[in-house]
A computed fold for a 1482-nucleotide RNA from an uncultured bacterium, annotated as small-subunit ribosomal RNA. The sequence is in RNAcentral, with records from ENA and SILVA. Its mean pLDDT, the model's own confidence on a scale to 100, is 85. Its Rfam family is "Bacterial small subunit ribosomal RNA". Gene Ontology terms of the family: ribosome and structural constituent of ribosome.
């Protein structure tokens, strides 16, 4: 750093999806070691058990063991230096710390700087000063008593560092005066003088101290204030009664509405208040080029929380995680009366969950609490345990070894390829294991960790590789299996019989103790664009315009210095980051330094720019006057004509009217037509102009009133008064709605005629709202120059509106040049994806608003404002889908256009379709009708010829190395040949025969037959959508392309287009193009003409001779078959551009490629053939081979193609006589002559052919007959009798002859060929073949017509247009319905949860209050009373849980209904894309 993926293709624009880093991780395969680190993210869910805060006998009394002494044996004492423990209680410290969680909290919580002259502080540190003198209680513990227990309650005895009196006070705290110094306001501070309050424990002691009081100061901790800074949402727009100030008073450590009474009416809030939703805050983490952007787990600061709620107490400190008291809800006890309980502490247990661990060992180290201390206590903490959860390191060997083993996989079968890989040799021991030694950590002992780490030794390649993935992105490929299946899949996409993408296997790539997946966040993504995007067509400029707050803002001078800018000063914890060094063997980790921590505060300074102040100045912005000017700017009134319509009369008479074509309608009652006269509405022809005007909507006869703003001179005045504008306010087409009026014509709805399959359209004929005026709403349009305003600046041309100067000119009118302002066209530079804009910019900059962030859902839904309503703004979500959408290019297509062309149509000739038969197809049928061909381009195709045979089919019988190959073996020569069973293959018994070559005489071998074994044959089985060859068709159409240049980002394009011209991309001119290549054309064959050579089997012009070119002769001619020669727009004339080229001639046998033919560019159609033939791969192997016999391919209600033959006088039929070409004959053609009516029969000359035969040519010509009829036309069908081929004509051949004589009298709608030696006609050959021709394939004979022309119809060809097509028009594609799923709104309502106002209740408890009640210390005197003082009941304020009626908001669920989206093949239509067939669209 990019990369796939919208297109045939390309460019921008856009989403979408990878490749990269990371994670408290989870699953899925697999798992050697070690080190340093992490480990409930979920249910602030619920805990069983142990343990997590005690400690002190140096503050006290007691009781009990234990030890010393004495003893009167009951018991005493610990004295003297002197007892040890324990255990519960008073007492002191401590428990407010560590420890955990993140539920709450949008807050002065937090974070960061300040600020308290408004404060508090045990323990510890300095410092002064002190500690006198008395009282009275009360746990323990004895006795009694309730209670099931918790645990109470009375009596009674006792200490203290426990409690109280009193005193002294240096100082402290209050008043009250005074003086000083200071300070940002209150107001500190000091000094003094008067009063009035206030202490202590002389306790302990090991004798060193340690303790106690007062009162200053420090350290650290705590408190409150107050700048600044960080989340989404405005579909949350007003919130606020202690609210906001003030006195006063009460409260607190303390300032304060912190709380009260009273008085005022204030305070936030578009710089987002209140609400709502999420959410602990940062130091850093993670990513990132940074700028951000996500995130706050381990570490660390700080906040809050402790079963939920609510309250104080105790204390220096709490309103207290292992205290306390009341509510609640759990859970446990229980004798039913009452009790206990809080793991968000460390372990561990249910439960949820995808998911997070030993009920471990130590106080050895660090730290903490008591303690004078020994020392307890410490789940803080050290350390071990589990877990690949992560970071790091290390091994799983290493050199040699090619018959390149085996085996696997592959193969073209030769090989290739795992692979030096393996064995085999030769070494080595890291790590694990055995075993010996064995630390640091500890400053005198003290060591959980641990006999760990670390060293040594010792054996042995020994124990130690796996995952994913291999179509592209994205590194790696065969080979089997599946068959749109079964699966993959991040995207784009694979899989329908040759899958490099499924599945297994090989080899192969990557990473490695891991690898892969799935989840989140960043990047990538400049895809929210500050850095760093955009808005004419791609998503985006509000319809327009005035304006508020906002943002910016002309020249100059002083001034201050906020913002800048520079210098120091504090902060800106530690960790973390980065550099540098150092320690662990290295690294990960640890330690130390130094950086840097972008802010913030205070201070000093500069003063260029912004910013603030200056009854400071200026005129170039911007207004004011004054004096001209155009104009459909606007509003009111009045008015004019032309012209539909009506209505009166007139003339007039039969149809008007519409349309593509008609109908409905009007109209004999008199229409349209025309003439006169009237009435009423609405719009103003021409002028008229890509002119005017206006802000946009929009404005059009003409006059007049009222009225806005435009310009252009002028340069008198003001002197920055300006631009842009969030909300706001106006204005605003058509249509719509309200009222009230008008109403001609036009016309939504509607009626009606047509059209149509339907036609709820599109045409027509009628028609209602409405259009039109007032007055009010509505507030939208493709309201578009799809282009916000406003200033400024950057080449020019040419038009045209409206003012001004000047030049010419006689006022002029023109015309010209300057200059201002509008409005178009064209075009440089720049810009743009391109298309295109271009001083009217989409160019180059400035300011300011407004919008945009894939398509579709959707401008919807739900809420809110608005509006009678219709509906308008504002405006989401779920789900989908990898695109959508722009501009441009190449093509196809278009019921777009232009030009050309073809028997394309016209213009003729003759068929086709009717009728009978032949043939091929469909369908039907059958045991079988074997297959293929399917528009044109299948259908007398293949099939140049199915009775068997062909043959591929169906029936029935046989064979199974096989009907034919190759190889091995035995045995036989081969070979010819009888008979018998059968339908027949084919069995089964025979007879003859004995061969060639070497040879060592045993045999061997060639060649053929038989048998047998197995490799293997064999298939016309299937895929023509795996192929190859071949073929068909666009078409003999005039195309198709390439190279270098040139142009464009770029697909392309140019040439190949234009202007002529050609049958022709055939030529020629011209061009940024310049040349080539495959088509065309030529070159090749047949034809016409002439030469020449040759002259048999030909030929016969003179000679001669015959029935006859039969003969002799001859080779001139014809004619054959060789070689030549001719035709080239050469030659004239006219056109054309002097050009190609065309017309027209001339001459010539033939003239403009002379006719024919062979010859088929790139390519299309998955065209056609696996059944010619080849061939991959699949399939069948006693059958899907092969062999035989019959059958069938020949069916037949029907349907279609192509033919034949006909319907008749250009005809039939009878006789008569002419004239070809081109071929074929040996198993063949077969003459004469003969016999038959004839098909043919005998026969057998003569020819392997210019010699002989098929052979007759037919039409034509000659006469002769029918005379228009189902016929003397047609001949189809049947009977009959025969011919001939063949092994055989039944099923199923030809043909003869007799007899039979059907249909058809020229063919509907539609359709075929041809343009000249052609059509038509008329006849002959030939290939297949025994036989069989109406098909085929050739050959001559006879021999027309017609073509004005290119409007139409099919096909092509070039150019140009649209295009939403590209599978390319047999294209796309839109909506309704029908079904499936899915996620959403509304829904009578049900039904949670959050808040809330009012209202009741009112624990606990603080405070108040107290007349009742109950009292050891103190006073007082009267000695048991009283007072102070305390405590308690009670009562009253606050007040938590709870309750009542309502309110909002938020989910969930709801018959039933909207509408949306998805779904290989459903229905209806044809709505858009071509002019989409009525141009679309809003």
């Nucleotide at each position: 750093a990019g990369a796939g993926u919208u297109u045939g293709a390309u460019u921008a624009u856009g989403g979408c999806u990878c490749a990269g880093g990371a994670c408290g991780a989870a699953c899925g395969c697999u798992g050697g070691c070690g080190g340093c680190g992490g480990g409930c993210c979920u249910a602030a869910c619920a805990c069983a058990u142990g343990c997590a805060a005690g400690u002190c006998g140096a503050a006290c009394g007691c009781a009990c063991u234990c030890g010393a002494c004495c003893u009167u044996c009951g018991g005493g004492u610990c004295a003297u230096a002197u007892g040890a423990g324990u255990g519960a209680g008073u007492g002191g410290c401590g428990a407010a710390c560590g420890g955990g969680u993140g539920a709450g909290u949008a807050a002065c919580a937090c974070g960061u700087g300040a600020g308290a002259a408004a404060c508090c502080u045990g323990c510890c540190c300095c410092g002064a000063a002190g500690a006198c003198u008395g009282g009275a209680a009360u746990a323990a513990c004895c006795c009694g008593a309730g209670g099931a227990a918790a645990c109470u309650c009375g009596g009674g005895c006792u200490a203290a560092u426990a409690c109280c009196g009193g005193a002294u006070g240096c100082c402290c705290c209050c008043a009250a005066c005074u003086g000083a110094u200071c300070g940002c306001a209150u107001g500190a501070u000091c000094a003094g003088u008067u009063g009035a309050g206030g202490a202590a424990a002389u306790g302990c002691u090991c004798c060193g101290g340690c303790g106690c009081u007062u009162c200053g100061g420090g350290a650290g901790g705590g408190u409150c204030u107050c700048g600044c800074g960080g989340c989404c949402u405005a579909u949350c727009a007003g919130c606020u009664a202690g609210u906001u100030g003030g006195u006063g008073a009460g409260g607190u450590a303390a300032c304060g509405g912190c709380u009260c009474a009273c008085c005022a009416a204030g305070g936030c809030a578009a710089c987002g208040a209140c609400g709502g939703g999420u959410a602990g805050c940062u130091g850093g983490u993670c990513u990132g080029a940074g700028a951000g952007g996500a995130c706050g787990a381990u570490c660390a600061g700080c906040c809050a929380c402790a079963c939920u709620g609510g309250g104080a107490c105790u204390g220096a400190g709490a309103c207290a995680c292992g205290g306390c008291c009341c509510a609640g809800a759990c859970u446990c006890c229980u004798a039913c009366g009452g009790g206990a309980g809080g793991c968000a502490g460390c372990a561990g247990u249910g439960g949820g969950g995808a998911a997070u661990c030993u009920u471990g060992c130590g106080c050895a180290a660090u730290g903490g609490a008591c303690g004078a201390a020994a020392g307890u206590c410490u789940g803080a903490c050290g350390c071990a345990g589990c877990c690949a959860c992560g970071c790091c390191g290390c091994g799983u060997g290493a050199g040699g070894g090619a018959u390149g083993a085996a085996g696997g996989c592959u193969u073209u079968c030769g090989g290739g390829u795992c692979g030096u890989a393996a064995a085999c040799c030769u070494c080595u021991u890291u790590c694990a294991g055995c075993a010996g030694g064995g630390a640091a950590g500890a400053a005198a002992a003290u060591g959980a960790c641990g006999g760990u780490a670390c060293c040594u030794g010792c054996a042995g390649a020994a124990g130690a590789a796996g995952c994913u993935c291999c179509g592209g992105c994205c590194a790696a490929c065969u080979a089997c299996g599946u068959g749109c299946c079964a699966g993959c899949a991040g995207c784009c996409g694979c899989g329908g019989u040759a899958a490099c993408a499924c599945g297994u296997a090989g080899g192969g790539a990557g990473c490695a103790a891991g690898c892969g997946u799935u989840g989140u966040c960043c990047g990538g993504a400049u895809u929210u664009a500050u850095u760093g995007g955009g808005c004419g067509u791609a998503a985006a400029g509000a319809g327009c315009u005035c304006g508020u707050a906002g943002g910016c803002u002309g020249u100059u001078c002083a001034g201050u210095a906020a913002g800048u800018c520079a210098g120091g000063u504090g902060u800106g914890a530690a960790a973390a980051c980065u550099c540098g060094a150092g320690g662990c063997u290295c690294a990960a980790c640890c330690u130390c330094g130094a950086g840097a921590c972008g802010c913030c505060a205070c201070u000093u300074g500069a003063u260029a720019c912004u910013g603030c102040u200056g009854u400071g100045a200026c005129u170039a912005g911007a207004g004011u006057c004054c004096g001209g000017u155009a104009g459909a700017g606007g509003a009111g009134u009045g008015u004019g004509g032309a012209a539909u319509u009506c209505c009166u009369g007139g003339u007039g008479u039969a149809g008007c009217g519409g349309u593509g074509a008609a109908a409905u309608g009007c109209g004999c009652a008199g229409a349209u037509a025309u003439c006169a006269g009237g009435a009423g509405g609405a719009a103003c022809a021409c002028c008229a102009g890509c002119a005017g005007c206006g802000a946009a909507g929009g404005c059009g006869g003409c006059a007049c009133u009222c009225u806005g703003g435009g310009c252009c001179g002028g340069u008198a005045c003001u002197g920055a008064c300006g631009c842009u504008g969030a909300g706001g306010a106006g204005c605003g087409a058509a249509a719509g709605c309200a009222u009230g009026g008008g109403g001609a014509g036009c016309g939504a709805a509607c009626a009606g005629g047509a059209u149509u399959a339907g036609a709820u359209a599109c045409c027509c004929u009628g028609g209602u709202a409405g259009u039109c005026c007032a007055u009010g709403c509505c507030g939208u349009a493709a309201a578009c120059g799809u282009u916000g305003g406003g200033c400024a600046c950057u080449a020019g041309a040419u038009g045209u509106g409206g003012g001004a100067u000047c030049u010419c000119g006689c006022u002029a009118a023109c015309a010209g040049a300057u200059u201002c302002c509008g409005u178009g066209u064209c075009g440089c530079a720049g810009c743009u994806a391109a298309c295109g804009c271009a001083u009217u910019a989409a160019g180059u900059g400035c300011c300011c608003c407004g919008c945009c962030u894939g398509g579709g859902g959707a401008g919807u839904a739900c809420g809110g404002c608005c509006g009678c309503a219709a509906g308008g703004c504002u405006a989401a979500a779920a789900c989908u889908c990898a695109a959508a959408g722009g501009a441009a290019u190449u093509g196809a297509c278009g019921g777009g256009g232009g030009c050309c062309c073809g028997c394309a149509c016209a213009a003729g000739c003759g068929g086709u379709g009717g009728a009978u038969u032949a043939u091929g197809u469909g369908g039907u049928u059958u045991a079988a009708u074997u297959c293929g061909a399917a528009g044109c381009a299948a259908c007398g195709c293949g099939c140049a010829g199915a009775a068997c045979c062909u043959u591929a089919c169906c029936u029935g019988g046989g064979c199974u190395u096989g009907a034919a190959a190759u190889c091995c073996c035995a045995c036989g020569a081969a070979c010819c040949u009888g008979a018998u069973a059968g339908a027949g293959a084919u069995a089964u018994c025979g007879g003859g025969g004995u061969g060639c070559c070497u040879c060592u005489c045993g045999a061997g071998g060639a060649a053929u037959g038989u048998g047998g074994a197995g490799a293997c044959a064999g298939g016309c089985g299937c895929u023509g959508c795996a192929u190859g060859g071949c073929c068909g068709u666009c078409g003999u159409c005039a195309g198709c392309u390439c190279g270098u240049g040139u142009u464009g980002u770029g697909a392309a394009a140019u040439g190949u287009u234009g202007g002529g011209u050609u049958a022709a991309g055939u030529c020629u001119c011209g061009c940024a193009a310049c040349g080539a290549g495959c088509g065309c054309a030529a070159c090749c064959c047949c034809u016409a003409u002439c030469u020449u050579u040759a002259g048999u089997u030909g030929c016969c012009a003179g000679c001669a001779u015959u029935a006859a070119g039969u003969u002799g002769g001859g080779c001139a001619c014809u004619c054959u078959a060789g070689a030549g020669a001719g035709a080239c727009u050469g030659c004239c004339u006219g056109g054309g551009c002097u050009a190609a080229c065309c017309a027209g001639g001339a001459g010539g046998a033939a003239g403009g490629u002379g006719g024919g033919g062979a010859u088929g560019a790139c390519g299309u159609c998955a065209a056609g053939u696996c059944c010619u033939c080849a061939u991959g791969g699949c399939c069948c192997u006693u059958a899907u081979g092969u062999c035989c016999a019959g059958g069938g391919c020949u069916a037949c209600a029907c349907a279609c193609g192509u033919a034949a033959u006909a319907c008749a006088a250009u005809g039939g039929u009878c006789g008569g006589u002419a004239c070809a070409g081109a071929g074929g004959g040996a198993a063949g053609c077969g003459a004469a002559c003969u016999c038959g009516c004839g098909a043919g029969g005998g026969g057998g000359a003569g020819c392997a052919a210019a010699u002989c035969u098929c052979a007759a040519a037919a039409a034509a010509c000659c006469g002769a007959u029918c005379u228009c009829a189902g016929u003397c036309c047609g001949g189809a069908u049947u009977g009959g009798a025969g011919u001939c081929u063949g092994c055989a004509a039944c099923u199923c051949g030809a043909c003869u002859c007799c007899a039979u004589g059907a249909a058809g009298u020229u063919g509907g709608a539609a359709u075929c060929g041809c343009u000249a030696g052609u059509a038509a006609u008329c006849g002959c050959g030939g290939a297949u073949c025994a036989g069989c021709a109406c098909g085929c394939c050739g050959c001559g004979g006879u021999g027309a017509a017609u073509a004005c022309g290119u409007u139409c119809c099919c096909g092509g060809g070039c150019c140009u247009u649209g295009u939403a097509c590209a599978c390319a028009c047999c294209g796309c594609c839109c909506g309704u319905c029908a079904c499936a799923c899915c996620a959403u709104g509304g829904g009578a309502g049900u039904u949670g949860g959050u808040u809330u106002u009012a209202c009741c209740u009112g624990a606990a408890g603080u405070c108040g209050u107290g007349g009742c009640c109950c009292u050891a210390a103190c006073a007082g005197c009267u000695u048991g009373c009283u007072g102070a003082g305390g405590g308690g009941a009670g009562c009253g304020c606050c007040u938590a849980c709870g309750g009542u009626c309502g309110g909002a908001c938020c989910g969930a669920u709801g018959a039933c209904u909207g509408g949306g989206g998805u779904g290989a093949a459903g229905u209806c239509g044809u709505a858009a894309c071509a002019a989409g067939g009525u141009a679309a669209c809003c």